[in-house]
Molecule: c-di-GMP-I-GGC riboswitch aptamer
Organism: Nitrospinota bacterium
RNA sequence: CCCGAUAAAGCCAAAUCCCGAGUAAUCGGGAGACGGAAAGCUCAGGGGUCUUUAAUAAGAAGAUGGCCGAGCUGCCGAAG
Numbered sequence: 001c002c003c004g005a006u007a008a009a010g011c012c013a014a015a016u017c018c019c020g021a022g023u024a025a026u027c028g029g030g031a032g033a034c035g036g037a038a039a040g041c042u043c044a045g046g047g048g049u050c051u052u053u054a055a056u057a058a059g060a061a062g063a064u065g066g067c068c069g070a071g072c073u074g075c076c077g078a079a080g
Base pairs, nucleotide, nucleotide: 002080003077004076011036012035016031017030018029019028020027021026034066040072041071042070043069046068047067048064049063050062051061052060053059
């Protein structure tokens, strides 16, 4: 450096519920834990999916990175 343990110390927080914002996708806060070795940060001008408008379309505007991907940084040290 690669790698990822029935290890150690920790971290994040799905669905759902409550409150708020938004036409919506969805987002913020609280509760809550399905999961996560980067579910830390950045990119929506790489792809996909979703919403609104529309005609089952094109186009436009938006959402999603815990869909895939890319860049940067980081804890620990079993086996290999």